[in-house]
RNA sequence: AUACGAUAAAGCCAAAUCCCGAGUGAUCGGGAGACGGAAAGCCACGGAUCUUAAAAAGCGUCAAAAGACAGCCGGGUUGCCUGA
Numbered sequence: 001a002u003a004c005g006a007u008a009a010a011g012c013c014a015a016a017u018c019c020c021g022a023g024u025g026a027u028c029g030g031g032a033g034a035c036g037g038a039a040a041g042c043c044a045c046g047g048a049u050c051u052u053a054a055a056a057a058g059c060g061u062c063a064a065a066a067g068a069c070a071g072c073c074g075g076g077u078u079g080c081c082u083g084a
Base pairs, nucleotide, nucleotide: 005081012037013036017032018031019030020029021028022027035071041077042076043075045074046073047072049068050067051066052065
């Protein structure tokens, strides 16, 4: 230095829920709050999952588009510590 990750140390993040706000919606931001997390830091590249107004007389099928999600999985990238 790299890999690994402990009944170590210093710290970090923040599930559900509630309040306020944004959005058609999935969801997101702030506050409270801690289920948990060795990347639960960042990235929408692949997969999975989810959302999408109006019009058209109604129903069904197929395809396409735009978005959400990183605390779903894989991948990329950066970082704290050092007993084995």

The RNA shown here (c-di-GMP-I riboswitch aptamer) has 84 nucleotides and comes from a Desulfobacteraceae bacterium. Model confidence (mean pLDDT): 79 of 100. It matches the Rfam family "c-di-GMP-I riboswitch aptamer". Its family is annotated with cyclic-di-GMP binding in the Gene Ontology. Rfam describes the family as follows. GEMM was predicted in a large-scale screen for bacterial structured RNA regulatory elements.